[in-house]
Context: one part of a larger RNA
RNA sequence: GGACGAACGCUGGCGGCAUGCCUAACACAUGCAAGUCGAACGGAAGUAGCAAUACUUUAGUGGCGAACGGGUGAGUAACACGUGAGCAACCUGCCUCAUACACUGGGAUAACAGUUGGAAACGACUGCUAAUACCGGAUAAGACCACACUGUGGCAUCACAGAGGGGUCAAAGUGACUUAGCGGUAUGAGAUGGGCUCGCGUCCAAUUAGCUAGUUGGUGGGGUAACGGCCCACCAAGGCGACGAUUGGUAGCCGACUUGAGAGAGUGAUCGGCCACACUGGAACUGAGACACGGUCCAGACUCCUACGGGAGGCAGCAGUGGGGAAUAUUGGGCAAUGGAGGAAACUCUUACCCAGCAAUGCCGCGUGAGUGAUGAAGGUCUUUGGAUUGUAAAGCUCUGUUGUAUGGGAAGAUAAUGACGGUACCAUACGAGGAAGCCCCGGCAAACUACGUGCCAGCAGCCGCGGUAAUACGUAGGGGGCAAGCGUUGUCC
Numbered sequence: 001g002g003a004c005g006a007a008c009g010c011u012g013g014c015g016g017c018a019u020g021c022c023u024a025a026c027a028c029a030u031g032c033a034a035g036u037c038g039a040a041c042g043g044a045a046g047u048a049g050c051a052a053u054a055c056u057u058u059a060g061u062g063g064c065g066a067a068c069g070g071g072u073g074a075g076u077a078a079c080a081c082g083u084g085a086g087c088a089a090c091c092u093g094c095c096u097c098a099u100a101c102a103c104u105g106g107g108a109u110a111a112c113a114g115u116u117g118g119a120a121a122c123g124a125c126u127g128c129u130a131a132u133a134c135c136g137g138a139u140a141a142g143a144c145c146a147c148a149c150u151g152u153g154g155c156a157u158c159a160c161a162g163a164g165g166g167g168u169c170a171a172a173g174u175g176a177c178u179u180a181g182c183g184g185u186a187u188g189a190g191a192u193g194g195g196c197u198c199g200c201g202u203c204c205a206a207u208u209a210g211c212u213a214g215u216u217g218g219u220g221g222g223g224u225a226a227c228g229g230c231c232c233a234c235c236a237a238g239g240c241g242a243c244g245a246u247u248g249g250u251a252g253c254c255g256a257c258u259u260g261a262g263a264g265a266g267u268g269a270u271c272g273g274c275c276a277c278a279c280u281g282g283a284a285c286u287g288a289g290a291c292a293c294g295g296u297c298c299a300g301a302c303u304c305c306u307a308c309g310g311g312a313g314g315c316a317g318c319a320g321u322g323g324g325g326a327a328u329a330u331u332g333g334g335c336a337a338u339g340g341a342g343g344a345a346a347c348u349c350u351u352a353c354c355c356a357g358c359a360a361u362g363c364c365g366c367g368u369g370a371g372u373g374a375u376g377a378a379g380g381u382c383u384u385u386g387g388a389u390u391g392u393a394a395a396g397c398u399c400u401g402u403u404g405u406a407u408g409g410g411a412a413g414a415u416a417a418u419g420a421c422g423g424u425a426c427c428a429u430a431c432g433a434g435g436a437a438g439c440c441c442c443g444g445c446a447a448a449c450u451a452c453g454u455g456c457c458a459g460c461a462g463c464c465g466c467g468g469u470a471a472u473a474c475g476u477a478g479g480g481g482g483c484a485a486g487c488g489u490u491g492u493c494c
Stems, first nucleotide, its partner, number of pairs: 001494004006490005013366006019359002021324001026322003030319003035064003040061002043058006071277003081201007090194002095190007103137004112127006142169004147164001149162005173182002203249003210240003215237008252274004256267004279300005302313004330356001332355003338352001339350004369399004379390004403435001404431006413421001438483005443464003449478005459466002
């Protein structure tokens, strides 16, 4: 000198764009943050109607979603991340393309009704009923399994293709003037997303030198979508290490960001990618996908309710509260846009998101007036008492209208409709210099000097150092210098 998610002191006019718990992964009142589909299903209630029926709502069954989106960085020195390869060892709902198919039966169950337990949370029993819920049988182009055969190829185990007989495996409807559409089953291919393996890179300490028994390898099995000591039985005795094993400490990693001419050094806020976590520890269930933030079970700590028998909860989602701290915002508006879930759609939901609010926290822009004006006014300060300086500065005169105030008009963002922002941005007219400047410094480094007060006191100070009676270094005043809605100080990095 530059930089900052900064803080503190003094000061503070406006706008745009960003950013805003770095500390206690401390505890949380309250509200909201994941629903949707009646074009899968049977009911119930309501409205209209005399009724048939039509429409509306939706507790339950069922489907899809809830594994995304959002938060945090505790743990992790690791194939976690980055980069480059590999899987002849793998999976992939929704989506796209292609081929083939959807025949025939059955028994339940919630809702509901009745009885009943409990303070509640929540149940229990009996009876009834439906489905795209569940379960048989058929069919099998096809897939899979074992058997045996042929061909082609490779990367060691092998892979691919083809023919053979045998075994196993499907399905669901709904809806429209009965015609679309939306769905269903099987298989293949694609796309997308993931899983696994390996090479290289990735902090400090040797005042950490030895570490290791599922340990290292093999055989055989189990398990997995899949390879594998992943797990198990048996066998062998290996494996790692000064090219730093092991142990301890610290830490999410990267794209990037800051600085620097560069090499490098430091950092990992916002934004983007990956990982990990969801009160603490453990576990599985469902599912295409989780060992699941707003799911389940167990244990623990804590908080709350209780009729003392027993129950409920998890803000590291958005707001907000207490606490900690030098320190970090609103319990706001809207689904109008972009995107997501469900739905045929209308639409519903969406604290994702878009906006508004607060904060000079940062960056950028603008303003606080312009011209003229010498009697060099008054006042202040200094003075050698002549004057000098403040100083064209003020006043005065002539203007302007950025900004401001008032009134009126008024967007784009939306493609037919739909605009939270917002009567916002912007435009026009009127008014009138009116409402808008501070902070630090002036001994040298380092731009800028005098007077008074003080008298090694009070004080200053980044370093050198100033102050003990004329202090350009303390305090005040005048003057001056620098930056400017900021200016200084402190902290950290280069």